RNA sequence: CGGAUAGUAGUUCAGUCCGGUAGAAUGCGGCAUUUGGGAUGCUGUGGUCGUCGGUUCGAAUCCGGCCUAUCCGA
Numbered sequence: 001c002g003g004a005u006a007g008u009a010g011u012u013c014a015g016u017c018c019g020g021u022a023g024a025a026u027g028c029g030g031c032a033u034u035u036g037g038g039a040u041g042c043u044g045u046g047g048u049c050g051u052c053g054g055u056u057c058g059a060a061u062c063c064g065g066c067c068u069a070u071c072c073g074a
Base pairs, nucleotide, nucleotide: 001073002072003071004070005069006068007067010026011025012024013023020057027045028044029043030042031041032040050066051065052064053063054062
């Protein structure tokens, strides 16, 4: 320098292909259960979807630039 993959909740990830209310598990708070803890159950809590633009009635999703990480090539 060129190419590929990835970036979404505190953490691990799904959702993207085929645009239409942002989700799961875990974590954290509260309650029940217990002498207490753990476990279990119920409930709540959490995100400008890496960033800047474009397209569209509507973008996590499509298009372009940039940033970061990993891998391959030179």
Molecule: transfer RNA
Organism: Bacteroidales bacterium